[in-house]
Context: one part of a larger RNA
């Protein structure tokens, strides 16, 4: 230039207390206003303490500042069951031996790493300033390891074999979650401004878990014999052949719901007490029910259709070999121990990626009400959060 743009989403702010040297800005209260398929709750990443208390005002904070994600100091993250590993293997990576290459090194078998995927035993309260499926309570489960019993012939793999196992599309039923109503059950209170003393107002009318039981629906054929040429040995098991019974009043599975038993939670309103954050006590031996919607969630790995034909190894069954085993195997059951190692704080946007307390971008859940033709639309709202640092 110049004390000049600017001070970063036009979601708004006001007032009363309170603290203090100092208040427009920090705290409490009430009122107003905004979000509400988010501007609310959860979590993967990423960040690394930023979380809580306590004290503090040089800097940061686009202004102030008694206040902060900022200084300084103390405290916090507690696991058989949650997530990862001590289980599996995808892409893909390394790669014993090998095979190339002037060297460096490349490429691969066996193999051993890799989740985003299979597999696999906890729910439900309570509590802390600040963690909780981790601590407590209550109720359960899982794996090993012993010792007793019982039990009385077969256990048994790194191998065979079934299974795990799987597309797109569109759809049926039965059930919770949710939600809404109630004259029904429970409740301390209330009657205002013209009426109402109530069938009125106002708040609540749930969850775990064991045991018995009963479901819609889903899913499968059972059982002898032989052949021994298939499955790298071998088999009683898979495959193949032949008879026999059989499509359901069998078997297995199942989400829920019901009856009982136990545990836990349990509202407004009221006093009381407080270091003002909150806490106790009552309500309470609370009621804890009927009814109606209805899922994208559960039953499930359902059905039906189509062509582009849609993972893989452990897990689990189930064969036997080698071993072992009537000097007693598996299995059952009961006691009594064990249970390692990483991660759990807090942000999910002023704390991650954008040089910033930046109108950007950032994967997955949950996401209620009224109104409407309506899905996550659209207007107001609830619970919650917030008014966007002059």
């Nucleotide at each position: 230039g110049a004390g000049u743009a600017a001070c970063g989403a036009u979601a708004a702010a006001c007032a009363g207390g309170g603290u203090g040297a100092g208040a427009a800005u920090c705290c409490c209260u009430g009122u107003c206003g905004c979000c509400g398929u988010a501007a609310g709750c959860c979590u993967a990443a990423g960040g690394a303490u930023u979380c809580c208390u306590g004290a503090g005002g040089a800097a940061g904070g686009u202004u102030c500042g008694u206040c902060c994600g900022c200084u300084c100091a103390g405290g916090g993250u507690u696991a058989g069951g949650c997530g990862g590993g001590a289980c599996c293997u995808a892409a893909g990576g390394c790669g014993a031996g090998g095979c190339c290459g002037a060297a460096a090194g490349g490429c691969g078998u066996a193999g051993u790493c890799g989740a985003u995927g299979g597999a696999c035993a906890g729910c439900a309260g309570g509590u802390u300033a600040a963690u909780a499926u981790u601590c407590c309570u209550g109720c359960c489960c899982c794996g090993c390891u012993u010792u007793c019993g019982u039990g009385g012939a077969g256990u048994g793999a790194u191998g065979g074999a079934g299974u795990g196992a799987c597309g797109c599309a569109u759809u049926a039923g039965g059930a919770u979650a949710g939600g809404c109503c109630a004259a029904c059950c429970g409740g301390a209170g209330c009657u205002a401004u013209g009426g109402c003393u109530a069938u009125g107002c106002c708040c609540g009318g749930c969850g775990g878990u064991c045991u018995g039981u009963g479901a819609a629906g889903c899913c499968u054929g059972g059982g002898a014999g032989g052949a021994u040429a298939g499955g790298c040995a071998a088999a009683u098991c898979c495959g193949c052949c032949u008879c026999c019974c059989g499509u359901g009043u069998a078997g297995g599975u199942g989400a829920c719901g019901c009856a009982g038993g136990u545990c836990g939670g349990g509202a407004a309103g009221g006093c009381c007490c407080u270091a003002c954050g909150g806490g106790g006590c009552u309500g309470a031996u609370a009621a804890c029910u009927g009814g109606u919607u209805g899922a994208a969630u559960c039953c499930a790995c359902g059905g039906u259709g189509c062509c582009a034909a849609g993972a893989a190894a452990a897990c689990c069954u189930u064969c036997u070999a080698a071993a072992c085993g009537u000097u007693g195997a598996a299995g059952c059951g009961a006691g009594a121990g064990c249970g390692c190692c990483c991660g759990u704080a807090c942000c999910a946007a002023a704390a991650c990626c954008g040089a910033c307390a930046c109108a950007g971008g950032u994967g997955g859940g949950c996401g209620a009400g009224u109104g409407u033709a309506a899905a996550a639309g659209c207007a107001c709202u609830a619970a919650g959060g917030c008014g966007c640092g002059c």
Description: A computed fold for a 390-nucleotide part of an RNA from a Trueperaceae bacterium, annotated as large-subunit ribosomal RNA, domain III. Lineage of the source: Bacteria > Deinococcota > Deinococci > Trueperales > Trueperaceae. Its mean pLDDT, the model's own confidence on a scale to 100, is 81. Rfam family: Bacterial large subunit ribosomal RNA.